[in-house]
Context: one part of a larger RNA
C1' cells in the first nucleotide's frame, strides 16, 4: 500500500447493486416450512344448491339427489428443494481412467399383452378400556389394496450345439429342449392408465493411477490382520461376513500414533514465483438432540418417518404419555458483533392432478443495518471598502482567514408539492376456429402483477433540505500563539515533556481523505 462476512469511536443527505451469528453442532415459547389426486374406492362429518314434508309465511324437519368433501382405504410425492460444517487425513474431495462386477421410479422409442376367479380389511355401525396419548372386541363393506388359476418370451433357471472375440475369470451372436414367472381399471369416449420385454436418456453405485496439512520430543504397527479354497450376503466386486488352510501385510519415498481440518471451482495479495484463505455463488461430501438399528421404497438406513438406549424439557387423575428450529421468522444465552414472529405464489422452479387447480418460509419481493462497492448531491457566475469578527506581528500600522462573506444574478440534480404512470405477461395454462397419420402446429378473443401508485415522466416552489473525520517533530503532505513545567500527558518506530514544547492540552491557520474518517484485529 492492498484486502475483510469485520468490530469500536466521532459523524451522516440520497440512490443502485451486493452482503448480514465468524462465538454455543447451546437450549428453544409461538406460527408457518409437503402435500396432492373424487377421472382408483367405500362413503357423507361439515358447507352450498336444487328437492320433499308441515306451515299463509318466517322457519322447522327430512334427504347423498347434485356441486363438492372432514376422516378412512389406495396411488404418487415426501430420498427433491431448504439448513449446517459436527465428524472425517479418507478413494472424503479434485482430476483421469475402468466396470467382461452393477442398479435406475418418472421420461423417450419399440414390441407384445390387458382372460377368469377368490378371500379379507379400514371406514361406517354396535359394545367397551383409559385422565390423556391411544386402544380392545363384535358385525358388515369397496377398490388401480391383497391372493389364486390360465396364457406368454428376445425375461429367469438348467442342459446342449455352432461360430466370433478377449489379458484372464470369460463375453457376444445364432440357435435347440425343458421348467418358472404377468396385468387394473377409470372416463366428459377425446383420452388417462396397468403388465412384460428391449432401447435410450437421466440419476446413482463400485474400483484404480496421480494430487493437496503439521509433528520423529510418535519407529515399529497389524490376528479378519495378509493371502487362498469353499460358502453366505449384495444391484454388484471384495475378509463385506463366516468355516477351514497358509503366515503373511504395511513401514525411513515416514507405517503406526498424536494434533489440526469439510474438499474443490475459486478469493485476497504479489511483477511473478509464491504465501494466506475457502464468507456469499456453484459442484461434491458429511450430519439432523448424543448413539445404534432396521422397515418401506426405484432410490433412505430417511432434518419436519419408525424402533431401542441415553441426556434434557414438558403434560399427568402417578397408572402412563409427548418432544427434537444445523428449514423461515422469532426468543434466551454466549459474544466486540450480525436483521422482520413481513407480502405473494405475479414470474421462475418443484410435488400431485387429464385439467381447472391445490401446496410450496424453494423462489420472487418488501422491512432493518454506511457492512462493502459504485454513482449523485451539499450549488454556479460575478463580487475588494480586500467589510466586521477571530488569529499573528517589528502594533496610529501591517499580515492572514479571504472572493471567503455580504451584495447582484443564474440554475433546480436533490428536496418538497401536484398530476400521469410502467417493463417484468403471454413466447403461458385453459376456451373458440382451422390444419394435422401419431402428435403437434397456426390463429382469435377474454383473463392473470406480490413488488407498487414503486421505478420513471411532467409541472410548480425556492439556494432553498444536506460535512465531517483524522493529522500537521522525522519517517509523512501540513506552523504559529497561549497554557502546562519529567507534571498532566503523547507514542506505530525513533522519541517528546524538568519555564521560550512546530511532539502534551486549547486556539488560529494549514494538510489529507470525504458521507465518510480514524482506531483495533487478521492476511499478503
Nucleotide at each position: 500500500g492492498g484486502a475483510u462476512g469485520a468490530a469500536c469511536g466521532c459523524u451522516a443527505g440520497c440512490g443502485g447493486c451486493a452482503g448480514g451469528c465468524u462465538u454455543a453442532a447451546u437450549a428453544c415459547a409461538u406460527g408457518c416450512a409437503a402435500g396432492u389426486c373424487g377421472a382408483g374406492g367405500g362413503g357423507c362429518a361439515g358447507c352450498a344448491c336444487a328437492g320433499g314434508u308441515a306451515g299463509c309465511a318466517a322457519u322447522a324437519c327430512u334427504g347423498g339427489g347434485u356441486g363438492g368433501c372432514g376422516a378412512c382405504c389406495g396411488g404418487c410425492a415426501a430420498a427433491c428443494g431448504g439448513g449446517u460444517g459436527c465428524g472425517g487425513a479418507a478413494c472424503a474431495c479434485g482430476u483421469a481412467c475402468a466396470c467382461a462386477a452393477c442398479c435406475u421410479u418418472c421420461c423417450u422409442u419399440u414390441a407384445a399383452g390387458u382372460g377368469g376367479g377368490g378371500a379379507a380389511u379400514a371406514g361406517c355401525c354396535c359394545a367397551g378400556a383409559g385422565a390423556a396419548a391411544u386402544u380392545u372386541g363384535g358385525a358388515u363393506u369397496a377398490a388401480u389394496a391383497c391372493c389364486c388359476c390360465g396364457u406368454a418370451a428376445u425375461a429367469u433357471u438348467a442342459u446342449g450345439a455352432u461360430g466370433u472375440g478377449g489379458c484372464a475369470u470369460c463375453a457376444c451372436a445364432u440357435u435347440a429342449u425343458a421348467a418358472u414367472u404377468a396385468u387394473a381399471g377409470c372416463u366428459c369416449a377425446g383420452g388417462c392408465g396397468c403388465u412384460u420385454a428391449a432401447u435410450g436418456a437421466u440419476g446413482g453405485g463400485u474400483g484404480u493411477g496421480c494430487g493437496g496439512c503439521u509433528g520423529a520430543u510418535u519407529a515399529g504397527a497389524u490376528a479378519g490382520u495378509u493371502g487362498g479354497c469353499g460358502g453366505g450376503g449384495u444391484a454388484a466386486c471384495g475378509g463385506c461376513c463366516c468355516a477351514c488352510c497358509a503366515a503373511g501385510u504395511c513401514u525411513g519415498c515416514g507405517a503406526u500414533c498424536a494434533g489440526u481440518a469439510a474438499c474443490u471451482g475459486g478469493u485476497g495479495u504479489g511483477a511473478g514465483a509464491g504465501c494466506a484463505c475457502g464468507a456469499c455463488c456453484a459442484g461434491u461430501c458429511a450430519c439432523a438432540c448424543g448413539g445404534g438399528c432396521a422397515c418401506u421404497g426405484a432410490g433412505a438406513c430417511a432434518c419436519g418417518g419408525g424402533c431401542c438406549c441415553g441426556a434434557c424439557u414438558c403434560c399427568u387423575a402417578c397408572g402412563g404419555g409427548a418432544g427434537g428450529c444445523a428449514g423461515c421468522a422469532g426468543u434466551a444465552a454466549g459474544g466486540a458483533a450480525u436483521a422482520u414472529u413481513g407480502g405473494u405464489c405475479a414470474a421462475u422452479g418443484g410435488a400431485c392432478g387429464c385439467a381447472a387447480g391445490u401446496c410450496u418460509g424453494a423462489a420472487c419481493c418488501a422491512g432493518c443495518c454506511a457492512u462493502g462497492c459504485c454513482g449523485c448531491g451539499u450549488g454556479g457566475a460575478g463580487g475588494a471598502u480586500g467589510a466586521a469578527g477571530g488569529c499573528c506581528c517589528u502594533c496610529u500600522g501591517g499580515g492572514u482567514u479571504g472572493u471567503a462573506a455580504a451584495c447582484u444574478u443564474c440554475u433546480u440534480u436533490u428536496a418538497u408539492a401536484u398530476g400521469g404512470g410502467a417493463c417484468g405477461a403471454a413466447a403461458a395454462a385453459g376456451g373458440g376456429u382451422c390444419u394435422u397419420u401419431c402428435u403437434a402446429g397456426a390463429u382469435c378473443a377474454a383473463c392473470u402483477g406480490a413488488c407498487g401508485g414503486u421505478a420513471c415522466c411532467a409541472u410548480g416552489u425556492g439556494a432553498a433540505u444536506a460535512a465531517g473525520c483524522a493529522c500537521c517533530g522525522g519517517c509523512u503532505a501540513a506552523c504559529u500563539c497561549c497554557g502546562u513545567g519529567c507534571c498532566a500527558g503523547c507514542a506505530g518506530c525513533c522519541g517528546c515533556g524538568g519555564u521560550a514544547a512546530u511532539a502534551c492540552g486549547g486556539a488560529g491557520g494549514g494538510u489529507g481523505c470525504a458521507a465518510g474518517c480514524g482506531u483495533u484485529a487478521u492476511c499478503c

Model confidence (mean pLDDT): 85 of 100. This is a predicted structure of a 524-nucleotide part of an RNA (small-subunit ribosomal RNA, 5' domain) from a metagenome. Its Rfam family is "Bacterial small subunit ribosomal RNA".